[in-house]
Context: one part of a larger RNA
Molecule: large-subunit ribosomal RNA, domain III
Organism: Desulfosoma caldarium
RNA sequence: GAGUAACGAUAAAGCGGGUGAGAAACCCGCUCGCCGUAAGCCUAAGGUUUCCUGGGUAAAGUUAAUCUGCCCAGGGUUAGUCGGCCCCUAAGCCGAGGCCGAAAGGCGUAGGUGAUGGGAAACAGGUUAAUAUUCCUGUACCACCUGGAAAGCGUUUGAGCGAUGGGGGGACGCAGAAGGGUAGGCCAGCCGGGUGAUGGAUGUCCCGGUGUAAGCCCGUAGGCGGAGGGCCCAGGCAAAUCCGGGCCUUCAUGAACGCCGAGAGGUGAUGCCGAGGCCGUAAGGCCGCAAAGUGGUUGAUCCCAUGCUGCCAAGAAAAGCCUCUAGCGAGUUUUCCGGGUGACCGUACCGUAAACCGACACAGGUGGGCGAGGAGAGAAUCCUCAGGCGCUU
Numbered sequence: 001g002a003g004u005a006a007c008g009a010u011a012a013a014g015c016g017g018g019u020g021a022g023a024a025a026c027c028c029g030c031u032c033g034c035c036g037u038a039a040g041c042c043u044a045a046g047g048u049u050u051c052c053u054g055g056g057u058a059a060a061g062u063u064a065a066u067c068u069g070c071c072c073a074g075g076g077u078u079a080g081u082c083g084g085c086c087c088c089u090a091a092g093c094c095g096a097g098g099c100c101g102a103a104a105g106g107c108g109u110a111g112g113u114g115a116u117g118g119g120a121a122a123c124a125g126g127u128u129a130a131u132a133u134u135c136c137u138g139u140a141c142c143a144c145c146u147g148g149a150a151a152g153c154g155u156u157u158g159a160g161c162g163a164u165g166g167g168g169g170g171a172c173g174c175a176g177a178a179g180g181g182u183a184g185g186c187c188a189g190c191c192g193g194g195u196g197a198u199g200g201a202u203g204u205c206c207c208g209g210u211g212u213a214a215g216c217c218c219g220u221a222g223g224c225g226g227a228g229g230g231c232c233c234a235g236g237c238a239a240a241u242c243c244g245g246g247c248c249u250u251c252a253u254g255a256a257c258g259c260c261g262a263g264a265g266g267u268g269a270u271g272c273c274g275a276g277g278c279c280g281u282a283a284g285g286c287c288g289c290a291a292a293g294u295g296g297u298u299g300a301u302c303c304c305a306u307g308c309u310g311c312c313a314a315g316a317a318a319a320g321c322c323u324c325u326a327g328c329g330a331g332u333u334u335u336c337c338g339g340g341u342g343a344c345c346g347u348a349c350c351g352u353a354a355a356c357c358g359a360c361a362c363a364g365g366u367g368g369g370c371g372a373g374g375a376g377a378g379a380a381u382c383c384u385c386a387g388g389c390g391c392u393u
Base pairs, nucleotide, nucleotide: 013031014030015029016028017027018026032390033389034388035387040370041369042368043367046350047349050348051075052074053073054072055071056070060068061067080141081140082346083345084344086119087118088117092113093112094111098107099106100105122139123138124137125136126135142342143341144340145339146338147337148336149335150334151333152332153331160328161327165324166323167322168321173311174310175309176308179304180303181302184298185297186296187295188294189210190209191208192207193206194205195203211272212271215267216266217265222260223259224258225257226251227250228249229248230247231246232245233244235243236242273293276287277286278285279284312315356365357364372384373383374382375381
């Protein structure tokens, strides 16, 4: 220079009360303003206690601070079903032997490892200052072990189990269209409350509510395959009753039989939830009743659907699962009713952000899901719900 520029989005504040030494900024209340396919909610990564409560105000906070993601102390994360671990494999990586290479080492078979993929099973309500599909209440489900009952089969004329083996399945592209539903929205009806200091308003008035899952039963809209029997076989690296191939035959064809399949309905539920009043600065505390809880309309990008139709560039693997034998083999299978087991790790909080990546409480960057109303083709745009904020001078 200079007490100058600046104090980080021009979304915006005002008043009253409280606390306090001290209040533009903290707390409460009433107004006002901003976002509202977000500036709301859930979550992955990442962060790692920042969460909640009490206390504090040196420093941090672009100002003040009684406040805070700051300091001190105490507390907080509860799982058979959510995710991981686990079983399975992809690219990739490692790699016994092996091949190659002055050495170090490189490649690679078997095999292993490796999710961003496949694989059993939980919902609704309540509760904490802070966790909840984890605790509690109610109602379920899965896997394995085990007891009882009933029915069946069997002990070489072999029930049943059953591969590290065979087969099926898992199992998959892109685009498009129509249909059936549901979530959600809106309206009416119903239930509860109100009826107003100012010209009118008992009315076709105003305000609020009208909720409820998994599971189990049923098997619909719809989609797919013709179904059964007998014999034979150089195929599926052995075997096979399985798969595949061939022949014969019965039934039948908008059928039967079988498989898949949303939703609705019933049950779950005589359950749960469900308006209020008083007190309190606030967190919250206390008291009390538990009402209605139906129909119509609209309607998804969600479900049926890994469906259907079309197309060419022809669209993972393996295990779980089913089946077949090889093999094991004397008791065993199914159903129902009981009993038992289900370990370990994550779970707080932020998460378009002041808590992550950017040296900062930085106008930048950051994957997925939900995402209401009016107007609208619309997730555009404008205004508004719920909810959240007014961006720390």